[in-house]
RNA sequence: AAGCGUGCUCCGGGGUCGGUGAAACUCCGAGCCGGCGGUUACAGUCCGCGACCCGGCUGGGUGCUGGCAGAAGUGAUGCCAGUUACCACGGUCGGUUGAGCCGGUGGAAUUCCGGUACCGACGGUUAAAGUCCGGAUGGGAGGCAGCACGCGC
Numbered sequence: 001a002a003g004c005g006u007g008c009u010c011c012g013g014g015g016u017c018g019g020u021g022a023a024a025c026u027c028c029g030a031g032c033c034g035g036c037g038g039u040u041a042c043a044g045u046c047c048g049c050g051a052c053c054c055g056g057c058u059g060g061g062u063g064c065u066g067g068c069a070g071a072a073g074u075g076a077u078g079c080c081a082g083u084u085a086c087c088a089c090g091g092u093c094g095g096u097u098g099a100g101c102c103g104g105u106g107g108a109a110u111u112c113c114g115g116u117a118c119c120g121a122c123g124g125u126u127a128a129a130g131u132c133c134g135g136a137u138g139g140g141a142g143g144c145a146g147c148a149c150g151c152g153c
Base pairs, nucleotide, nucleotide: 003151004150005149006148007147008146009145010143011142016030017029018028019027032130033120034119035049036048037047038046044118045117053095054094055093056092057091058090059089060087061086062085063083064082065081066080067079068078069077100116101115102114103113104112122134123133124132
């Protein structure tokens, strides 16, 4: 130095023009965007992962119940135990989870080139949202990314 381990940090794009309307960045027309790993060759559509949502188990918190301590009495409070209750608290496991074809080149491509399609959580909104607002100053896959420490020689 490579490499390994631990901790912290970082890491998502896109509503533009026109139309209708009382009202639309939500509808209509055109246009705009594409996380991470894998793959014989570059992927929103292949195979997987993550996020949203749902559930099980478990921990925690709150509440409630009981016991004990405490006191002249009431019981604030504290400790212990239980618990069918609640939590937009954590962990873990599971479920759910959208959409592509045709032609060409090639050894190889549902990934490139040409053509033509399609897809996009939940809550909110003066009218329906991939793009606006919000949960989210959150979570998070993955990374030969960055820093620190340790191991390593």
Description
FMN riboswitch aptamer (RFN element) from a Streptosporangiaceae bacterium, 153 nucleotides, folded computationally. Lineage of the source: Bacteria > Bacillati > Actinomycetota > Actinomycetes > Streptosporangiaceae.